[in-house]
């Protein structure tokens, strides 16, 4: 000057015109309320009390329209992929199932975020990427190809001994060479695959093999320094050499109770019920009612017994409290546990039917936003001062024209030559659209800004 | 607005359990058979398994994201 790497930012600007949403303010109407007052009708003796209104006055409630003023989408408002706030069901409970996360430290309200270290992988470097606990606890997969795929395994090539038969050669009862059978050792070669049971060299041996020895690798286990650790550096013992997959089952540690603003209140408007299935039993100085048995008193008696009252005890029925059992609901995986509900006048469960499609609140002041200081490498935190910034319910936050910015292209000039400047035409100017908030991540996104740092080149 | 399932040949589905050469049935070309057609019977052709990345020797299948297309809750 050229190529790259990473961090922040902003994503149109003005004006007419015409329109939309909220919030306040003013006027008008119409309704609902109010009273003071008139007017009428009723009761009453009256005082008065009541009730009615095309009447008049008040109105801060409500609709509706007008007029004026303020306000009115994002950086992702998306995707719903995580994490919370909030809400209801025990303000949240025990286990077990399951689901998520998963290298250390620290940040938050919390997280699968961020920040900063480590360790690994990639680049010349700036700098990126990383599901980065365990496969040496178990159990399991591994097509095809291969002798063998995980087991202290294995042989139809190899290599190497014996031993037999052939052939051939010599110095010929023998030695040597060479094929082929049979018995053995061997895991070094070659081959085969994604992957083949450390590597290089050497001793050994018949040939070999960590069989043994040296360095180098890894792996365990003890120890020592640095460091909050995670990890790193060295040191000792030990031939232990254990492979891959845990985004396979599992194992270890950590976290998770369910729904979700269609959450959850609160009006007001409407309906018509009806099929099925559905869990009991005991106690009570308790009370009510009905019957019965004994026992005392009192009358009545023809001595057979009846009547009334009264006390005690079981029976049945019912209320009602209590136990335990059983059924549901909350609980939308399961057992416990626990609140409420029930237990044949039936809880609750399903099926058919009928009704409603209204409003009001949750609802935007918030882990908010700017500015600036302070503490920390940061992330964040804290202080001060200031600001108030959409709240719709089929969903407002729009549209057409001008000009002006910015980019691309084609042109014309002037300076001068891979460009800059001054002019003109043409085209474009994105990805998107709140819907209870927030803090995250991922995706989409014309174009433009702005710090930083690397590598090369050239020139001081 | 919340929550869920699914995308494999022109067209309706297998294979996804527990990862190991993507496969059938209509249709599509051709050929046999027939005076011809159908029908049958043989053979071929057709797939970047929605898209992209990752994990693993090896992904249709496990993961993450994105698109798409159905369901379902007042």
């Nucleotide at each position: 000057c050229a190529g790259g790497u990473u961090g922040g930012c902003c994503g149109g600007g003005u004006g007419a015109u015409c329109g939309c949403g909220g919030c306040c303010a003013g006027c008008a109407a119409a309704c609902a309320g109010g009273c003071c007052g008139g007017g009428c009708c009723a009761a009453g003796a009256a005082g008065u009390u009541g009730g009615c209104u095309u009447c008049g006055c008040c109105c801060a409630g409500c609709u509706u329209g007008c007029u004026g003023g303020c306000u009115g989408a994002g950086g992702a408002a998306a995707g719903u992929c995580c994490g919370c706030a909030c809400u209801c069901c025990a303000c949240a409970g025990a286990g077990c199932a399951c689901g998520g996360c998963g290298c250390c430290g620290g940040c938050u309200a919390a997280c699968g975020g961020c920040c900063g270290g480590g360790c690994g992988g990639g680049g010349u470097a700036a700098c990126c990427c990383g599901a980065c606990g365990g496969c040496a606890a178990g159990u399991g997969c591994a097509a095809c190809a291969g002798a063998g795929a995980g087991g202290u395994a294995u042989a139809u090539u190899g290599c190497c001994u014996g031993u037999u038969u052939c052939g051939g050669g010599c110095u010929c009862a023998g030695c040597c060479c060479g094929a082929a059978g049979c018995a053995g050792g061997u895991g070094a070669g070659g081959g085969u695959g994604a992957a083949a049971c450390g590597g290089u060299g050497g001793u050994g041996u018949a040939a070999g093999a960590g069989a043994c020895c040296a360095c180098c690798g890894g792996c365990a286990g003890c120890g020592g320094c640095a460091g909050u650790a995670a990890u790193g550096c060295g040191g000792c013992u030990g031939g232990c050499c254990a492979g891959g997959c845990a985004a396979a089952c599992c194992c270890c540690g950590c976290c998770g109770g369910g729904a979700g603003c269609a959450a959850g209140a609160c009006c007001a408007a409407g309906c018509a019920g009806g099929g099925u299935g559905g869990a009991a039993g005991g106690c009570g100085c308790a009370c009510c009612g009905g019957g019965g048995a004994a026992g005392g008193c009192u009358c009545c008696g023809u001595c057979a017994g009846g009547a009334g009252c009264u006390u005690u005890c079981g029976c049945c029925g019912g209320u009602c409290g209590c136990c335990u059992a059983c059924g549901g609901a909350g609980c939308g995986g399961c057992u416990c546990g626990u609140u409420c509900c029930g237990u044949c006048u039936g809880a609750c469960a399903u099926c058919c039917g009928g009704g409603u499609a209204g409003g009001u609140u949750g609802c935007u002041u918030g882990a908010g936003g700017g500015u600036g200081g302070c503490a920390g490498u940061a992330a964040u935190g804290u202080c001060a001062c200031u600001c108030c910034c959409a709240g719709a319910u089929a969903g407002a936050u729009g549209a057409u024209c001008a000009c002006c910015g910015g980019c691309g292209u084609c042109u014309g000039g002037u300076c001068a030559c891979u460009g800059a400047c001054c002019g003109g035409g043409c085209g474009u100017u994105a990805c998107a659209g709140a819907a209870u908030g927030c803090g995250g991540c991922u995706u989409a996104u014309a174009g433009g800004c702005u710090g930083a740092c690397c590598u090369g080149g050239u020139u001081u | 607005g919340c929550c869920g399932a699914c995308g494999u040949a022109g067209c309706u589905c297998a294979a996804u359990u527990c990862g190991g050469u993507a496969g059938a049935g209509c249709a599509a070309u051709g050929c046999u058979c027939u005076u011809g057609u159908a029908a049958a019977g043989c053979a071929u052709c057709g797939g970047u398994u929605a898209u992209g990345g990752g994990u693993u020797c090896a992904a249709g299948u496990c993961c993450c994201a994105u698109c798409g297309u159905c369901g379902g809750c007042u």
Two RNAs folded together computationally: RNase P RNA and transfer RNA, 534 nucleotides in total.